A computed fold for a 71-nucleotide RNA from a soil metagenome, annotated as c-di-GMP-I riboswitch aptamer. The RNAcentral record of the sequence draws on MGnify. The prediction has a mean pLDDT of 89.
């Protein structure tokens, strides 16, 4: 670089949840780990708010597994 192919922002419908959001269709911004993990920080929500429960891996660090090969 190339090959087979892979996943799916926004927004629309359904539908779960106080709620951030999350699951199926649909769509495709864009990703070489946009495959998994809530360990760090971070944003975000809900509360009985000095605190304490949860979301968010497509915000950023780690950890982990993993396709292809000019290498």
């Nucleotide at each position: 670089a190339a090959a087979c192919g892979g996943c799916a922002a926004a927004c629309c419908c359904a539908u779960c949840g106080u709620g951030a959001g999350g699951u199926g269709g649909g769509g495709a911004c864009g990703c070489a780990a946009a495959g998994c993990c809530a360990c760090g920080g971070g944003a975000c929500u809900c509360g009985c708010a000095u605190c304490g429960a949860g979301u968010c891996a497509g915000c950023c660090g780690g950890g982990u597994u993993g396709c292809c090969g000019a290498a």